Source information:
This is a predicted structure of a 72-nucleotide RNA (transfer RNA) from uncultured Ruminococcus sp. Its Rfam family is "tRNA". The family's RNA type in Rfam is transfer RNA. The RNAcentral record of the sequence draws on MGnify. NCBI's taxonomy places the organism under Bacteria, Bacillati, Bacillota, Clostridia, Ruminococcus. The prediction has a mean pLDDT of 82.
[in-house]
RNA sequence: GGCCGCAUCGUCUAAUGGUAAGGACGCAAGGCUCUCAACCUUGAAAUGUGGGUUCAACUCCCGCUGCGGUCA
Numbered sequence: 001g002g003c004c005g006c007a008u009c010g011u012c013u014a015a016u017g018g019u020a021a022g023g024a025c026g027c028a029a030g031g032c033u034c035u036c037a038a039c040c041u042u043g044a045a046a047u048g049u050g051g052g053u054u055c056a057a058c059u060c061c062c063g064c065u066g067c068g069g070u071c072a
Base pairs, nucleotide, nucleotide: 001071002070003069004068005067006066007065010025011024012023013022018055027043028042029041030040031039048064049063050062051061052060
């Protein structure tokens, strides 16, 4: 350099193009406890970036960036 794939809360991971972006762990607050842990309740927290298509995009198309694989 060519080709292929991936990018979603702090981490891991869901979401036929269709209307609140869900779950687990973690974190915060409260409950329980003499205290801690465990357990229960509640909460904060995400679609890499710029365009395009569409009534509607996490999802489809293109560029860019980053990562991985492969060929040389």